[in-house]
Context: one part of a larger RNA
Molecule: large-subunit ribosomal RNA, domain III
Organism: Rhodanobacteraceae bacterium
Order: sequence, then structure tokens, then C1' cells
RNA sequence: AAGUAACGAUAAGGGGGGUGAAAAGCCUCCCCGCCGAAAGCCCAAGGUUUCCUUGCGCAACGUUCAUCGGCGCAGGGUGAGUCGGCCCCUAAGGCGAGGCAGAAAUGCGUAGUCGAUGGGAAGCUGGUUAAUAUUCCAGCACCGAUUGCAAUUGCGAUGGAGUGACGGAGAAGGCUAGGUGUACCGGGCGUUGGUUGUCCCGGGGAAAGGCGGUAGGUGGAUCCUUUAGGCAAAUCCGGAGGGUCAACACCGAGCACCGAGACCAGGCUCGAUGGAGCUGAAGUCACUGAUGCCACGCUUCCAGGAAAAGCUUCUAAGCAUAGGUAUAACAAGACCGUACCGCAAACCGACACAGGUAGGCAAGAUGAGAAUUCUAAGGCGCUU
Repeated sequence: AAGUAACGAUAAGGGGGGUGAAAAGCCUCCCCGCCGAAAGCCCAAGGUUUCCUUGCGCAACGUUCAUCGGCGCAGGGUGAGUCGGCCCCUAAGGCGAGGCAGAAAUGCGUAGUCGAUGGGAAGCUGGUUAAUAUUCCAGCACCGAUUGCAAUUGCGAUGGAGUGACGGAGAAGGCUAGGUGUACCGGGCGUUGGUUGUCCCGGGGAAAGGCGGUAGGUGGAUCCUUUAGGCAAAUCCGGAGGGUCAACACCGAGCACCGAGACCAGGCUCGAUGGAGCUGAAGUCACUGAUGCCACGCUUCCAGGAAAAGCUUCUAAGCAUAGGUAUAACAAGACCGUACCGCAAACCGACACAGGUAGGCAAGAUGAGAAUUCUAAGGCGCUU
């Protein structure tokens, strides 16, 4: 320079009450404004206690103040057979007994062994805390393994076969979530002219699971004979031939019934600062309707779109029940994660930084629409 520039989105504040030494900024109430395919909700990565306190505090941190805070001190908080991991399985890729190469270090690589971003068993609704909940509690469910009881029976793999098992685009159908209205139920009748009416306000509902197997989809089904294939075998699969029947088998949303005692507008009592307890009406029908489900099912196209475990079946060695199948019951189901932020003041950007950050949910009016504008639920007014 200079008490100058700046105080980080022009979404916006105003008032009453409280606390306090002190209040524009903290708490609470009323009004106003902003977002609303987000500036709301869930969740992955990442962060690692930032979460909560009917504890205390304000030096520093906070671009001002601060009684407040993601700040300091103290205490508390994360509850699982079913959610995710661990586990079983493999992909790209890694490692790699023997092996090959190399002067060596080491490189490559078979068997194998790891490796999810993929495949593989099973849980929903309600309630509860200051802070966790598909984890606690209540109710109602489900899964796989083992053991014993009784019944019945050809069982058996690291091997064979089937399934698992998959691309892009397009079209039609059947549904549901959701939405809108309504029968019905509860409340209201205007501090200012009108408002007992075809008036106004609010409500108008729920899961897994069990059982039935529908719209629809897929495969023709079954029996006999034979067989250079499936590294051996096979009754399995494949190839060839013949007979009989057009029905059968499997998958399958939704829906009906059970689950169904809950839940809820409102009311009452207590406390009045947050709250606690009791009670509890109607809960129907219609329209609309997905990008969700049936289902990558169908049609079509060329660029021709993982693997293994698992499951089913077949036999080999072997065994003659120690195994398999179906029913019912009992006990057990370990370990790790679980708080909180998560388009952000808590992650990546030296900052409480107008930048960046995978996935899911997706209300009303307008509309082709997830555009636009205004709103709901919810959240904020961006720390002078």
C1' cells in the first nucleotide's frame, strides 16, 4: 500500500419465545423463500469414529460472532443359520512339483493351486434405542448337514452324458408395482360479503411363506431291436431301424384361499420441554398403467455371442449294507463385516474448495418424455 481487496455460487430472509456474561448466525414456534430424475432416499468404492449424549468446554480450528459444530475433554454405541464375506466353483490373469531353455540371475510352462467384477441352500412384516436392526423383540416362515425310530430298495467316481449356459435388435400379448377417482368412514360450518351443500379437510390397507397351477412358453411322448462313437464300462447320451399314442412331461408371471391376532385417521388420560399409555371407524369398486415380472420367452440378424462347481443320470473298481429313496422328531448352524458420510463440509482435488465420483428407487399437474415450469414426501436458505 491499507483497515484497502476479499469473506468462495444473487436459493432470502423476517418475527416471537428460550438459553446465556454476551445472540443477525445456537434451540424452539410462526411466516417467507429454494431443490424436488434432487440440493430426496438406499447402496458400492473410499474414508475410519467423523455416529450418539437428559455430560462438560470455547484457547486453537470455523474466512465474521458463537452459548453452536464434522472442534477439545469424557462416557456410550455397530448383536445375523437366511444380508455381504468366509465356504464350494471357475474367468482374465498370477504362481507353478516334475519338465524345457539359459553361464547364472532367471524366463516359459504341464499336472495342479490361487484368483470375482460371474455361477452355487435358505426371511418376511410389524415394533423398539439418544445412537443398531431383514441382526434385538413379537408373530409367522424357510434351508442344508448329522443322528436315532419304522418302511422300502442296487448302491457306488476324481470317469461318461445331459443340464447349468449366456449375443444384438425388434414386435406383440398377459400381468403387477405405482397412480387417479370413488362407495364407505371420521371431522368441519367460517372473527370478512357467501358457504347444510352436487360443500370443504383427512383416511380409504401389508409381506415372506403354504396350497391350488392359470395367461402363456418349451420339448412330440413312450416302447422294442441294433450299434466301428462318448480314451475302459454302461441299462446313460449319440447314430440306425421299427411299433403305439396326440396326448403327456417340464417351466410359469399373476390370481384365489390361508398367513391376518396386526396397521391406521382420529379420540381419551398423564406429563407438559422432547414424550408415555389406553382406545380405535371405514378399509370397497372402477379406470389407467410401466423402463418392472412372465422372459432374453418369441421373431429376426451376423459380427455367431465364458468356464467350472452344483443338480440329474450312467456304469467301473468295489460292496451286499456301511449305501440310496420318502416321512416324522431332536440338538447344533462357528468366524469376519454391520456405527456414520457416501454427487459430499466426512471420498479424490494442500482448504468446511462453484471441479470429479460406479449402481438402484423415481410421486402429482403440464407433456411424446427421466425435457420444461410449478409442487408432494423429504431436504435446505449455501458461516459475515